[in-house]
RNA sequence: GGGGCGUUCGUCUAGGGGUCAGGACACCCGCCUUUCGAGCGGAUAACACGGGUUCGAAUCCCGUACGCCCUG
Numbered sequence: 001g002g003g004g005c006g007u008u009c010g011u012c013u014a015g016g017g018g019u020c021a022g023g024a025c026a027c028c029c030g031c032c033u034u035u036c037g038a039g040c041g042g043a044u045a046a047c048a049c050g051g052g053u054u055c056g057a058a059u060c061c062c063g064u065a066c067g068c069c070c071u072g
Stems, first nucleotide, its partner, number of pairs: 001071007010025004018055001028042004048064005
C1' cells in the first nucleotide's frame, strides 16, 4: 500500500428500516438497617465523525478517523 471485520450510556452487551435505543453491573437518590453491607424502589446517562438513499437511518450506501485480523 491492498483486502476483510468492527466502533451503541462509565464498563459489558441487545437491537440488522418505524414503539421513548433495552438489559446487567457501576455511580447518584430514596426505603430498609443503630451504622455499613446486602436487599428493594427510582433517577441520570449512549448509536465514532461527515455526507448520501428513504416519508422515515443506530440499522442500507460512500468517505474519514480509530482498533483488530489477513496480505504484498
The prediction has a mean pLDDT of 80. Predicted 3D model of a 72-nucleotide RNA (transfer RNA) from Antarctobacter albus. Its Rfam family is "tRNA". The family's RNA type in Rfam is transfer RNA. The organism belongs to Antarctobacter, within Bacteria. RNAcentral holds the sequence, with entries from ENA.